[in-house]
Molecule: Bacterial RNase P class A
Organism: Burkholderiales bacterium
RNA sequence: GGAGUCGGCCUGGCAGCCGCUGUGCCGCAGUGGUAGCGCGACGCAGAGGAAAGUCCGGGCUCCGCAGAGCAGGAUGCAGGGUAACCCCCUGGCACGGCGACGUGACGAACAGGGCCACAGAGACGAGUCCCGGAGGGUUACACCUUCGGGGGUGAAACGCGGCAACCUCCAUCCGGAGCAACACCAAAUAGGCAAGCGCGUGGCGUAACAAGCCACUUCAGGUCUGCUCGACCGAGCUUGCGGGUAGGUGGCUAGAGCGCGGGGGUGACCUCGCGCCCAGAGGAAUGGCUGCCGGCCCGGCGGGUGACCGCCGGACCACAGAACCCGGCUUAUCGGCCGUCUCCCGCU
Repeated sequence: GGAGUCGGCCUGGCAGCCGCUGUGCCGCAGUGGUAGCGCGACGCAGAGGAAAGUCCGGGCUCCGCAGAGCAGGAUGCAGGGUAACCCCCUGGCACGGCGACGUGACGAACAGGGCCACAGAGACGAGUCCCGGAGGGUUACACCUUCGGGGGUGAAACGCGGCAACCUCCAUCCGGAGCAACACCAAAUAGGCAAGCGCGUGGCGUAACAAGCCACUUCAGGUCUGCUCGACCGAGCUUGCGGGUAGGUGGCUAGAGCGCGGGGGUGACCUCGCGCCCAGAGGAAUGGCUGCCGGCCCGGCGGGUGACCGCCGGACCACAGAACCCGGCUUAUCGGCCGUCUCCCGCU
């Protein structure tokens, strides 16, 4: 100098203006007064490394107590870490790589079933390929039984073969549903229960009732204007209770938390001390514009033997966006920084 390997970190910066959400404090309005709600000013805070997929594991909540059995599912070298894991660490083995290193469902085939492509006579209780011996059989072959030897095919040829990411067996683990969980407050309308008040008069109708219809009245009540009068409606009206809907509140973010330092451990990780508070929206805030800087690309001009450098102009700035909270895995991603180790080449 080149090519790689593994690990960690960042996710454009600054300023101005205009907004949004939460919160603290102050003021205004409101009230008899206080608090809350509302409005305004100021201060502070305001997305991620994956907030994503919802694939595993846990916390939390309810379901009857979450315990046993069956079914079903998951996992599977050994030891360790952890709240737990299909996660992580260390070691072994196998495979790949010159190497750093990477990958691996990696228990059991002496319980049983099943399968073993192509080739080959035959693929696992043989419908036996070639040669030879013995016995049976035959006139002699063929054929049957048995023993020995051999070649070829193939991953494997009779050997307690191989396959369990086929069934299975063994061991371990798993109750179900999920914040739209769940808890509380609770309007209007309808319906439920209870109490109180009211359901008048006449006619038609009928065998007589009843229902229904008509007229009058206003003795309950209601509407039209708050009151009076008046008009209209009129068989129900009023009050209370309980369930529950809309709506609201809690759950909601102080946590297996973060930073620094010490100690233990090869490591995952554990532990101690000090310090810190770090989004809580909810039809869903975390934004928009401008300027400067930065990065990258394109074009032009100039310089240089060249790699390249300088100036000017223009375009662009990844993946993506919390929704109860954590630990993982997987997937997406412009670019940049730092470190470890390996191999090759050159020089000293």